Transfer RNA from Gryllotalpicola koreensis, 71 nucleotides, folded computationally.
């Protein structure tokens, strides 16, 4: 340089056009002699810029970053 794949919460992953979710984690409270476990609540995310659409995490284009292959 060329081509493929990928980018969503602190982490690992869902959501394939219509309210962005789960688990683990973190915080607060309950429970406990203390801690753990358990229970209740809270916390927090779509890489960036455009386009299509009534509506975009999703489709299209470009850029950035990661990864794999080729050279």
């Nucleotide at each position: 340089g060329u081509g493929g794949c990928c980018g969503u919460a602190g982490u690992u992953c869902a959501a394939a056009g219509g309210u962005a979710g789960a688990a683990c984690g973190g915080c607060u409270g309950g429970u406990u002699g203390u801690g753990g476990a358990c229970c209740a609540g809270c916390u927090a995310a779509u890489g960036c810029g455009g386009g299509u659409u009534c509506g975009a995490u999703u489709c299209c284009c470009g850029c950035c970053a990661g990864u794999c292959a080729c050279c």
The RNAcentral record of the sequence draws on ENA. Rfam family: tRNA.